[in-house]
Context: one part of a larger RNA
Molecule: small-subunit ribosomal RNA, central domain
Organism: metagenome
RNA sequence: UUGGGCGUAAAGGGCGCGUAGGCGGUUUGGCAAGUCUAAUGUGAAAUCUUCGGGCUCAACUCGAAGUCUGCAUUGGAAACUGCCGGGCUUGAGUAUGGGAGAGGUGAGUGGAAUUUCCGGUGUAGCGGUGAAAUGCGUAGAUAUCAGGAGGAACACCUGCGGUGUAGACGGCUUCUGGACCAUUACUGACACUGAGGCACGAAAGCGUGGGUAGCAAACAGGAUUAGAUACCCUGGUAGUCCACGCCCUAAACGAUGCAUACUUGGUGUGAGCCAUUCAGUUGGUUCGUGCCGGAGCUAACGCGUUAAGUAUGCCGCCUGGGGAGUACGGUCGCAAGGCUGAAACUC
Numbered sequence: 001u002u003g004g005g006c007g008u009a010a011a012g013g014g015c016g017c018g019u020a021g022g023c024g025g026u027u028u029g030g031c032a033a034g035u036c037u038a039a040u041g042u043g044a045a046a047u048c049u050u051c052g053g054g055c056u057c058a059a060c061u062c063g064a065a066g067u068c069u070g071c072a073u074u075g076g077a078a079a080c081u082g083c084c085g086g087g088c089u090u091g092a093g094u095a096u097g098g099g100a101g102a103g104g105u106g107a108g109u110g111g112a113a114u115u116u117c118c119g120g121u122g123u124a125g126c127g128g129u130g131a132a133a134u135g136c137g138u139a140g141a142u143a144u145c146a147g148g149a150g151g152a153a154c155a156c157c158u159g160c161g162g163u164g165u166a167g168a169c170g171g172c173u174u175c176u177g178g179a180c181c182a183u184u185a186c187u188g189a190c191a192c193u194g195a196g197g198c199a200c201g202a203a204a205g206c207g208u209g210g211g212u213a214g215c216a217a218a219c220a221g222g223a224u225u226a227g228a229u230a231c232c233c234u235g236g237u238a239g240u241c242c243a244c245g246c247c248c249u250a251a252a253c254g255a256u257g258c259a260u261a262c263u264u265g266g267u268g269u270g271a272g273c274c275a276u277u278c279a280g281u282u283g284g285u286u287c288g289u290g291c292c293g294g295a296g297c298u299a300a301c302g303c304g305u306u307a308a309g310u311a312u313g314c315c316g317c318c319u320g321g322g323g324a325g326u327a328c329g330g331u332c333g334c335a336a337g338g339c340u341g342a343a344a345c346u347c
Base pairs, nucleotide, nucleotide: 004318005317006316007301008300012315014200016198017197021193022192025088026087027086028085029084030083031082033081034080035077036076037075038074039073040072041071042070048066049065050064051063052062053061054060091190092187093186094185095183096182097181098180103176104175106173108172109171110154115149116148117147119145120144121143125136126135162169163168205246206245207244208243209242210241214240215239219235220234221233222232257314258313259312260311261310262309265292266291267290268289269288270287271286272285273284274283275282296303297302320347321346322345329340330339331338332337
């Protein structure tokens, strides 16, 4: 490289926007680059293949034909691809009218609870565990009542419910994005994918400044134990929170790339629309989200109209285990480190 693959065996990029590129609905006219066809020229000889001849045969050799799958020029064809032009509306988008939603963002605000402070009541314990002890408490704790402070998180509603591209998102409120449904009015292929690139990206971590109630790496003490640098307990600092700037990784998972089309069903659930019933509702339809299962697929497990089925387009990735996501180089980063990424050797 050909071929074969990527849910779990190696393998889907964390996720989007989008450049180049690849690829592209329907109809019609033209061109003739690709494509097809014919002719001509060329494609040295030897070699090779076939036929025939010559050395007694053969190897060898001589002759003829084929081959040299290519290239160029000229003439022709116009189905397909391409290019140029005209149309179409199913793809895509716009407009109008709607309802749903923890989608995003900013500023405030609400109640419960924990902690703490002050005061009242009140007295000897509290706390903690398998059992204890460290710890707190007669300087009045725990408990309980009233008041104050402050930070963080939002009980019930809450739901194999919803929204978002992913990460993720949950009290109330401002501004605001997107999806969906209905009407089919407009544009007329404007589409799909997407190497590089750009943006976003949990937690932890980093820088500067703030904040710190609870929790809690590190750390200290108490237990346990042969030991116990742990599991359990009492404390407790970074951190967790906010602003700005970095970091860019996760079992970033559906371990399943995106888009489009097609292919038996059953049963839940969310958001609309249409029709219907006295009502409960029922029927239809579109979009989403679950479960169970048919054909088919699969090594099996299982997947099964939300495909891992049947196909097409484009991207990413894999090629025995270890060495190793290491070394070296490059690049990014304040650092931690990230990205890219071998080989020797070994089984």